[in-house]
């Protein structure tokens, strides 16, 4: 250089074009305990960026950025 894949919460992952983007874990608070841990309950937190298509985009298309695999 070429081809292809990926980018969603602090982390690991879900979500057929359609209900408030969900689960686990982590963080904070509560409960429990003599104090902790564990358990239970609650809370906050995310779609890389910019356009396009669509009544509606995490999803489809284009470009940019970042990461990765293969190949020369």
């Nucleotide at each position: 250089g070429g081809u292809c894949c990926c980018g969603u919460a602090g982390u690991a992952c879900a979500a057929u074009g359609g209900a408030u983007a969900g689960u686990a874990u982590a963080a904070g608070g509560g409960u429990c305990u003599c104090c902790g841990a564990a358990g239970c309950c609650c809370u906050g937190g995310a779609u890389a960026c910019a356009g396009g298509u669509u009544c509606g985009a995490u999803u489809c298309c284009u470009g940019u950025c970042g990461g990765g695999a293969c190949u020369a």
A computed fold for a 72-nucleotide RNA from a Chitinophagaceae bacterium, annotated as transfer RNA.
The sequence is in RNAcentral, with records from ENA.
The organism belongs to Chitinophagaceae, within Bacteria.
Its mean pLDDT, the model's own confidence on a scale to 100, is 82.